[in-house]
């Protein structure tokens, strides 16, 4: 001084933690305005019976609480000297050639 190869730029996409939503299991969870089953009591009926029902009790709904099950969708200067494609010779670095 030539040729070359990678970072460094710029999309795209994989994986793996991290965080956020949500699903999944467990539990708690309705004076009334929801269900079931309705003590007591009211009511209808001459009775038999019925009838509508507070409390109460049972399941459970919205929800809320645990869990990480590790399922699912998002995210980002988190990581993997991930992968591919552009781009640049402006900075950094390797190589091979040549010449003073």
């Nucleotide at each position: 001084g030539g040729c070359u190869g990678g970072g460094u730029c710029c999309c795209a996409u994989g994986c793996g933690a991290c965080g956020g939503c949500c699903g999944c299991g467990g539990g708690c969870g309705a004076a009334c305005c929801g269900u079931g089953u309705c003590a007591g009591g009211a009511c209808c009926g001459g009775a038999a019976g019925g009838u509508a029902g507070c409390a109460g009790c049972a399941a459970u709904a919205a929800g809320u609480c645990c869990g990480g099950c590790g399922g699912g969708c998002c995210g980002g200067g988190c990581g993997c000297c991930g992968u591919g494609g552009g781009g640049c010779c402006g900075c950094c670095u390797g190589g091979c050639c040549g010449g003073a």
Molecule: Bacterial small signal recognition particle RNA
Organism: uncultured bacterium